[in-house]
This record gives sequence, C1' cells and structure tokens, in this order.
RNA sequence: GGGUAUAUAGCUCAGUGGUAGAGCACAUGCUUGGGGUGCACAAGGUCCUGGGUUCAAUUCCCAGUACCCCUG
Repeated sequence: GGGUAUAUAGCUCAGUGGUAGAGCACAUGCUUGGGGUGCACAAGGUCCUGGGUUCAAUUCCCAGUACCCCUG
C1' cells in the first nucleotide's frame, strides 16, 4: 500500500428503520454487631465524526478517524 471486521453506559456486550437494553461495577436503602452475600431502587448514552437516502436512521449508503486481523 491492498483486503476484512469492529466503534452503543465506567467495563464486557445485545439491539437489523419507529425516540436504546442486559450483566458486572458504582451510589442509596433493607438485611448484619460490622463486612461479605442476598433483596429493592436509582443514576449513568449528542449510539466514533461528517454528509446522503427516508415522513422517520444506532440500524441503509458514502467519506473520514481509531483499533484488530490477513496479505504484499
């Protein structure tokens, strides 16, 4: 240089056009003499950036950026 895949919560990942979820972590409460475990509840998202298609885009298309893998 060429090709492929990925980018969503603090972390690991779902979500296949109609206003985004789980587990873990963190905060609070209950439980305990205290801690852990368990239970309840809350918070936390400009869905990598820009543009296009569409009534409507996390989702489809294009370009860019970052990273992984293959290859020269």

Model confidence (mean pLDDT): 83 of 100. Transfer RNA from Camelus ferus, 72 nucleotides, folded computationally. RNAcentral records the identical sequence in 2 taxa. The organism belongs to Camelus, within Eukaryota. It matches the Rfam family "tRNA". Rfam classes the family as a transfer RNA. About the family: Transfer RNA (tRNA) molecules are approximately 80 nucleotides in length.